[in-house]
RNA sequence: GGAGUCGGUCGGAUGACCGCGGCAGGCCACGCGCCCGUCGAGGAAAGUCCGGACUCCACAGGGUAGGACGCUGGGUAACUCCCAGGCGCAGUGAUGCGUGGAAAGUGCAACAGAGAGCAGACCGCCAGCGGCCGGACCGCAAGGUCCGGUGCGGGUAAGGGUGAAAGGGUGCGGUAAGAGCGCACCGGCAUCGGCGGUGACGUCGGUGGCCAGGUAAACCCCGUCCGGAGCAAGGCCAAGCAGAUGCGUCAUAGGCGACCCGCCAAGCAUCGGGUAGGCCGCACGAGGUCAACGGUAACGUUGAUCCCAGAUAGAUGGUCGUCCUCGACAGAAUCCGGCUUACAGACCGGCUCUCCUC
Numbered sequence: 001g002g003a004g005u006c007g008g009u010c011g012g013a014u015g016a017c018c019g020c021g022g023c024a025g026g027c028c029a030c031g032c033g034c035c036c037g038u039c040g041a042g043g044a045a046a047g048u049c050c051g052g053a054c055u056c057c058a059c060a061g062g063g064u065a066g067g068a069c070g071c072u073g074g075g076u077a078a079c080u081c082c083c084a085g086g087c088g089c090a091g092u093g094a095u096g097c098g099u100g101g102a103a104a105g106u107g108c109a110a111c112a113g114a115g116a117g118c119a120g121a122c123c124g125c126c127a128g129c130g131g132c133c134g135g136a137c138c139g140c141a142a143g144g145u146c147c148g149g150u151g152c153g154g155g156u157a158a159g160g161g162u163g164a165a166a167g168g169g170u171g172c173g174g175u176a177a178g179a180g181c182g183c184a185c186c187g188g189c190a191u192c193g194g195c196g197g198u199g200a201c202g203u204c205g206g207u208g209g210c211c212a213g214g215u216a217a218a219c220c221c222c223g224u225c226c227g228g229a230g231c232a233a234g235g236c237c238a239a240g241c242a243g244a245u246g247c248g249u250c251a252u253a254g255g256c257g258a259c260c261c262g263c264c265a266a267g268c269a270u271c272g273g274g275u276a277g278g279c280c281g282c283a284c285g286a287g288g289u290c291a292a293c294g295g296u297a298a299c300g301u302u303g304a305u306c307c308c309a310g311a312u313a314g315a316u317g318g319u320c321g322u323c324c325u326c327g328a329c330a331g332a333a334u335c336c337g338g339c340u341u342a343c344a345g346a347c348c349g350g351c352u353c354u355c356c357u358c
Stems, first nucleotide, its partner, number of pairs: 001354010012323007020040004025035003042329001046340002049338005054230004061261004066226005071085005086099005100221002105219002107215002122160002124156003129151001131150008168186006187211001189208008234280004243271005254264003287306008324327001
């Protein structure tokens, strides 16, 4: 210098004028008025996919069903998240991807192929059998013997062929040909023990039977976790209205949002009528920044410092000037931690491979 891989930061800048929402202060002819100060979208505010906080329903209780998750250790309020590690696969490598159980049971596997699960015989290989054809030899002849081809039903799982996958690999023996059929070594599996590690697991040795395919984001098995509903939760104030019918009042309506138990229980349901205003929840929080310490890290502890949108038809915008690398995806609505998805471009750092120069 080139190629790659992993991670992080930012995401137009600046000035003037006008406008909008919140908060604090001041003035007042009190009207949501005027003046002044200050704050005013994002890394994803998004999808609403996980996990929590908060609120109500029993104080959230037992069982069944159902659901989610799934190597090990740690982090966290919690998680399907994060960090570190183990094993497998891919890559020269940095690194990436995957992750309980398939020798409990059931099911499934397109196309191709003979055969896809206690498999199979298309080509090939092998011996046998009778018929036919051809050839050689023997015989005077009828005929006989041998060889090859073809056909039929068998044996075989070495070789070919199909496939993502064809029931361990190599060698020797064995056989008509073959085959774990037998044996040796290797691989893998099961099991027992030693050593290392908190553990997943690694490593070494013994024994066993010749060997066990894939799929659990198919049912299932094992383990762990999960009560339900959600800020239109829920609480308060004000205004307004007209009742009717059914069920029920001491365990029976109804409630505990699957079912049963259990618990609560004096109201509940449907139709009709009225209102659709305000306040709280609601912006100080598992909060941001910096430093020190502990930890490989995620993260934690301590100290200092900062206050950082809060609308309710819903504010965060417009015009002009200057500059640049001409600006992407997109906008809060109870809040927080994640994941996922979208994104013009700019910048920074770690690591790997390769080439060149000294």
Bacterial RNase P class A from Euzebya sp., 358 nucleotides, folded computationally. A source record names the gene rnpB. Its mean pLDDT, the model's own confidence on a scale to 100, is 80. The organism belongs to Euzebya, within Bacteria. Rfam family: Bacterial RNase P class A. The family's RNA type in Rfam is ribozyme.